[in-house]
RNA sequence: AACGCUGGCGGCGUGCUUAACACAUGCAAGUCGAACGAUGAAGCGCCAGCUUGCUGGUGUGGAUUAGUGGCGAACGGGUGGGUAACACGUGGGUAACCUGCCCCCUACCCUGGGAUAAGCCUGGGAAACUGGGUCUAAUACUGGAUAUGACCAAUCACUGCAUGGUUUGUUGGUGGAAAGAUUUUUUGGUGGGGGAUGGACCCGCGGCCUAUCAGCUUUUUGGUGGGGUAAUGGCCUACCAAGGCGACGACGGGUAGCCGGCCUGGGAGGGCGACCGGCCACACUGGGACUGGGACACGGCCCAGACCCCUACGGGGGGCAGCAGUGGGGAAUAUUGCACAAUGGGCGAAAGCCUGAUGCAGCGACGCCGCGUGGGGGAUGACGGCCUUCGGGUUUUAAACCCCUUUCACCAGGGACGAAGCUAACGUGACGGUACCUGGGGAAGAAGCACCGGCUAACUACGUGCCAGCAGCCGCGGUAAUACGUAGGGUGCGGGCGUUUUCCGGAAUUAUUGGGCGUAAAGGGCUUUUAGGCGGUUUUUCGCGUCUGCUUUGAAAGACCGGGGCUUAACCCCGGUUCUGCAGUGGGUACGGGCAGACUAGGGUAUGGUAGGGGGGACUGGAAUUCCUGGUUUAGCGGUGAAAUGCGCAGAUAUCAGGGGGAACACCGAUGGCGAAGGCAGGUCCCUGGGCCAUUACUGACGCUGGGAAGCGAAAGCAUGGGGGGCGAACAGGAUUAGAUACCCUGGUAGUCCAUGCCGUAAACGUUGGGCGCUAGGUUUGGGGCCCAUUCCACGGGUUCCGUGCCGCAGCUAACGCAUUAAGCGCCCCGCCUGGGGGGUACGGCCGCAAGGCUAAAACCCAAAGGAAUUGACGGGGGCCCGCACAAGCGGCGGGGCAUGCGGAUUAAUUCGAUGCAACGCGAAGAACCUUACCAAGGCUUGACAUACACCGGAAUCAUGCAGGGAUUUGUGCGUCUUCGGACUGGUUUACAGGUGGUGCAUGGUUUUCGUCAGCCCGUUUCGUGGGAUUUUGGGUUAAGUCCCGCAACGAGCGCAACCCCCGUUCCAUUUUGCCAGCACGUGAUGGUGGGGACCCAUGGGGGACUGCCGGGGUCAACCCGGGGGAAGGUGGGGAUGACGUCAAAUCAUCAUGCCCCUUAUUUCUUGGGCUUCACGCAUGCUACAAUGGCCGGUACAGGGGGUUGCGAAACUUUGGGGUGGGGCUAAUCCCAAAAAACCGGUCCCAGUUCGGAUUGGGGUCUGCAACCCGACCCCAUGAAGUCGGGGUCGCUAGUAAUCGCAGAUCAGCAACGCUGCGGUGAAUACGUUCCCGGGCCUUUUACACACCGCCCGUCAAGUCACGAAAGUUGGUAACACCCGAAGCCGGUGGCCUAACCCUUGUGGGGGGGGCCGUCGAAGGUGGGACUGGCGAUUGGGACUAAGUCGUAACAAGGUAGCCGUACCGGAA
Repeated sequence: AACGCUGGCGGCGUGCUUAACACAUGCAAGUCGAACGAUGAAGCGCCAGCUUGCUGGUGUGGAUUAGUGGCGAACGGGUGGGUAACACGUGGGUAACCUGCCCCCUACCCUGGGAUAAGCCUGGGAAACUGGGUCUAAUACUGGAUAUGACCAAUCACUGCAUGGUUUGUUGGUGGAAAGAUUUUUUGGUGGGGGAUGGACCCGCGGCCUAUCAGCUUUUUGGUGGGGUAAUGGCCUACCAAGGCGACGACGGGUAGCCGGCCUGGGAGGGCGACCGGCCACACUGGGACUGGGACACGGCCCAGACCCCUACGGGGGGCAGCAGUGGGGAAUAUUGCACAAUGGGCGAAAGCCUGAUGCAGCGACGCCGCGUGGGGGAUGACGGCCUUCGGGUUUUAAACCCCUUUCACCAGGGACGAAGCUAACGUGACGGUACCUGGGGAAGAAGCACCGGCUAACUACGUGCCAGCAGCCGCGGUAAUACGUAGGGUGCGGGCGUUUUCCGGAAUUAUUGGGCGUAAAGGGCUUUUAGGCGGUUUUUCGCGUCUGCUUUGAAAGACCGGGGCUUAACCCCGGUUCUGCAGUGGGUACGGGCAGACUAGGGUAUGGUAGGGGGGACUGGAAUUCCUGGUUUAGCGGUGAAAUGCGCAGAUAUCAGGGGGAACACCGAUGGCGAAGGCAGGUCCCUGGGCCAUUACUGACGCUGGGAAGCGAAAGCAUGGGGGGCGAACAGGAUUAGAUACCCUGGUAGUCCAUGCCGUAAACGUUGGGCGCUAGGUUUGGGGCCCAUUCCACGGGUUCCGUGCCGCAGCUAACGCAUUAAGCGCCCCGCCUGGGGGGUACGGCCGCAAGGCUAAAACCCAAAGGAAUUGACGGGGGCCCGCACAAGCGGCGGGGCAUGCGGAUUAAUUCGAUGCAACGCGAAGAACCUUACCAAGGCUUGACAUACACCGGAAUCAUGCAGGGAUUUGUGCGUCUUCGGACUGGUUUACAGGUGGUGCAUGGUUUUCGUCAGCCCGUUUCGUGGGAUUUUGGGUUAAGUCCCGCAACGAGCGCAACCCCCGUUCCAUUUUGCCAGCACGUGAUGGUGGGGACCCAUGGGGGACUGCCGGGGUCAACCCGGGGGAAGGUGGGGAUGACGUCAAAUCAUCAUGCCCCUUAUUUCUUGGGCUUCACGCAUGCUACAAUGGCCGGUACAGGGGGUUGCGAAACUUUGGGGUGGGGCUAAUCCCAAAAAACCGGUCCCAGUUCGGAUUGGGGUCUGCAACCCGACCCCAUGAAGUCGGGGUCGCUAGUAAUCGCAGAUCAGCAACGCUGCGGUGAAUACGUUCCCGGGCCUUUUACACACCGCCCGUCAAGUCACGAAAGUUGGUAACACCCGAAGCCGGUGGCCUAACCCUUGUGGGGGGGGCCGUCGAAGGUGGGACUGGCGAUUGGGACUAAGUCGUAACAAGGUAGCCGUACCGGAA
């Protein structure tokens, strides 16, 4: 500045940033009558006609002004299009210049002449305008005279930075002046000199982007002569020469008026150039001159062009980027105002006139500044609003109410300064009845905007429900949003507040001040060298840089400081300072630099040695592969994870001998050597570069770096010609695979090799440019020298120089790490970087045969990309260890039938939940009704259930009838208590009840799992910038983070273990309903009885086991192994016990609960149905398939439980289920209760059976209101599948598995083969830890962190966007060539015209004008190019887009390690 919301007053400022787009209308430059002719009003005088009065005439008067003439119009005002330039700024120069009006000095103003406008007459034209005739004036024009001077030429003297200048002289020559006006004063005019002012030209320096613009230039550079100008000059012209500019950026392109200053910043800087001031440029676009002192002229002229207007169609007119104003453009910018009162300008002698300059006013919160919208008191903390845990809190002293004030606004009265000047006088203020002063009334007329998740001050409720929306960044919104919308409250600012845009700052994020380049972006692949930059010691000199004094300048305004004026402030005025600069001048000379000289420490040369895969060429060797020939031999060879393709009876492979050919050089060999890098390896010879050491000589700074340039430069690739053994892109075949354009195999072409020429790139890496100096060490190794030692050599020790590695201090580093071979401390030079992607791509240019290389963007998209390190997690990484994890075993599942659960389907409903392990005989320890939540039908509505208020009634319960499917309804009968309050109950009403309705992703509680795995944390210390680490790692050991030792750690906590319960042994106590040894009684028999406490058992309490003892091992440890003793031995067996946490794990249907939802229904009651359906799939079981068995008969042995609405004995009965029965038992007493496998005997004889029992038919029993849907059991009959179960998979390590039965809960009964317990019989195996699964510790990688069920790549398909290419098409810009050529200056010229002046005297000439011609010349035309835009079918890649397709390339050894360069191939990676 704009926009949105809002808006009380005043002051001072300020206001088309866009279309230099087009303009209606009015105004913005005139003035002078004291230059001139003319005109001649009012008034006055006189006269006439005549009625006070009017008209006419005349004189005077001089108003007015068209014209001639003078001055002005070149100022003032506007705009910023052009311009990258001497345009501007700054400082100089002019000995290369001009200057009207103004000031000073000096000398003058004499004398003639002819015209012309106006006027009058007469034409043309619509108009604009214009022709002819005739008259006239001047300060208009013009001749002559005079003239110090001016100018030209020559000369003398003096002098300057050069060309030169000057003055006084001297001489000669040339062409020259003038105007008057006024009543007066006065003023004007001419020549010359000076001043002032203004201008012109030249030069040094300074200030934009672009090299994807690298070469530009012919008037170009210079010279001479000439022309031109006020004046220099290629400014122009003729001739001559061939120069001039450029990497310190010429030329080109883009953009742009420059400055004082303005904004910002601590400064250095960065951005800008509105207002005000200085300069420049322009005036519709382009060109041109005229006039003038000054213009190539905004409101002048001519021409051309575009546009507009008038027209009688013949022709004319116009230029707001002056002030207002209009249209248009735009997000956007004002009044067609007042006045010349002031300041200033023009003219004038002056009065004065003119002045959109200027002074004022108007409009706009556009900015700055000031003021107000009230002040004090006032708690029942009112009402209302909002929130609430319902108690309250907050809005809130805020309001009401009481007292006070009146600024501003409003009304009334008074009322300026600004005035100086001018005028004889009167008089003269736009602003303005304004500012200001006084009075009046009344709190009266005057507050909004944004924000409230963090950054950033300020929080709650409701609505909404990834919707609507917010958002500057991070990000909010998917039903409890402090982030959306609204409200209440709060915060900030306040006549404004927010938003948007621009600039600076923060950003040290372009780093001069003040950054970087090992891994984050960034060292050129390497070397040599030019320009440039930097440079050793010393002496003299200069004084360029540098330092310092003085002088000029750096306009004013602005800024800062100090004063002053408007009530204050903003604003204005005065003074000082600053203006960091440029120039001149005086001085200094350390340092840098220049000239000159010297030196030797840098560098180089010589000499003597020395190591080496350094380079080039020639020659040569053996091993191996392959091929060929021959021999021997026979059926395979070869190849792989396994195979196949392939080779082989035409003789392979294997083996022997001989021969050919090409390529590469085992061992030595290395952490080693050489080279500038790339790179270099059999041996010998030749040629050749560099290094190192030593030594003395020589040279004398000769050095370092190095833009550009040149050379070298792996592999792949290209060209030509050779060569070709092995290997081997492409290709072919075989495998693998879902596929396999791959990995593996068999072949195999280019290529790999040589010569010559290109290419010029690599992860060309130490990801570390070169040089010099300095800064602890230790150690290895290569080369050389010296010393010691050795009689000598070798070895050895020490030292020194050069190279090459490792470790490490200081220091540095974000960390990792580097550390005398620096990434440390310094200096010099070069290269490079500035978020990621797009992209090292496009376009352009250069190079290349091509492939391609070098240079190198933008649009667009994202809020990240990246480095180092940390903690985890993961790995088809590693190490150690554990677990019925595997292995070793035993038995199962998976196949059959059935049971149960689930999925699916079905249905009116098949209620709901649980879903990998960790859902699926799970919730359910028991669905016929009930349960029940589901469905159909039928009812009730304060309700089936709770509490409370109010009112009315007196029943209710029970018994028994009617109707109905029942709930229910309606009768009858019995029938209240009371302290009169009520209790109980029915009806009505209101609060409320009720919900197995939703959300387990709002929750509590409970639970599962990892996992009974050994882990998980804390305090202090120490280390680290930090995340974190250490402790907790290491060596042992353990079931164990169990313990021991060590250790920058020392301790502690939750876990482990132990403490608790059960079992096993023993002791003590106690005895009955348990037990019975001994004593006694009794029975058919029995602890049945008396009795007993010994034993068993039971109950309670103790002991016992601790590596305690011995031996060995081990670190004199922890601990391990063996042994003894013992009921039990190394946690004796089992149970309970579950760390920090994980899975948004499960449960709103156990319960509780927030919020939401239903309220004559999603509540509740009833009847019936359903949860029990059935093509199918799955899970868990039972039963089998049989002889270790089935069946029949006989005979033994448990434990733990349950029982009064109960267990129910004996006995009788029934084939059985059961029935009758009721002894006993409230239970160590009685009952359930028969244990079964086992054992003995018999039978069956391998079969779909005397196995197996499903299914079905018939008949029953029991429970129950009721067994139809839909119970269990029994008997008879029936007698299905099934002959041990594919891939796969489960459990179990000892009283375990396996097998056998028993009991209980739930329960009227039972679908229980389930579950929970109990005992009986009672095994096998474990070499071991390679593998599978899970887990623990350490370590490693990582592009994962929702953590591998991770991440992620590319094609294809769809949509959107920007960009490139593209046949072409359409614009723009600046040039070039040619054509045409206006106006105009200049030049030329026979006819035409011509008052003055000159010569002449003629109807003349000179001179002048016109016409015509010529050079130049704008616009225009034609043409081919250059550069740069728009559009463009189609096409190319790119970017982006919740859930598309194909694969799996990368990240872990990513399942073929990855990556770089290159070539070829392939849907894609």